The RNA shown here (TPP riboswitch aptamer (THI element)) has 98 nucleotides and comes from Actinoallomurus soli. Its mean pLDDT, the model's own confidence on a scale to 100, is 75. Its Rfam family is "TPP riboswitch aptamer (THI element)". From the family's description: Vitamin B(1) in its active form thiamin pyrophosphate (TPP) is an essential coenzyme that is synthesised by coupling of pyrimidine and thiazole moieties in bacteria.
RNA sequence: GGCGGUGACGCGGGGUGCCCGGUAUCUCCCGGGCUGAGAGCAGACCCGUUGAACCUGAUCUAGUUCGGACUAGCGAAGGGACGUCGCCAUGACCGGCU
Numbered sequence: 001g002g003c004g005g006u007g008a009c010g011c012g013g014g015g016u017g018c019c020c021g022g023u024a025u026c027u028c029c030c031g032g033g034c035u036g037a038g039a040g041c042a043g044a045c046c047c048g049u050u051g052a053a054c055c056u057g058a059u060c061u062a063g064u065u066c067g068g069a070c071u072a073g074c075g076a077a078g079g080g081a082c083g084u085c086g087c088c089a090u091g092a093c094c095g096g097c098u
Stems, first nucleotide, its partner, number of pairs: 001094002004088007011048004017034006054079003060073004
């Protein structure tokens, strides 16, 4: 300086990759490993406009790795899903400076 925050309930949005081994014509399936909140139905996972939850760009660029959104850029880009009640309210939260 800006703006609500938080909890519950209901509703809604979203992702599910990479590596190794096995089976197998392939897919599917099973086991193990990597990062992560979460890795196909997992789960009391994350997010719902203060919207980087998530998608497009993207078979992108640089780095790293056995590999891979694993890290960074892209990103002041373009999209993207809300109602009720309780509590808090100069407090909580967001951004800048010191």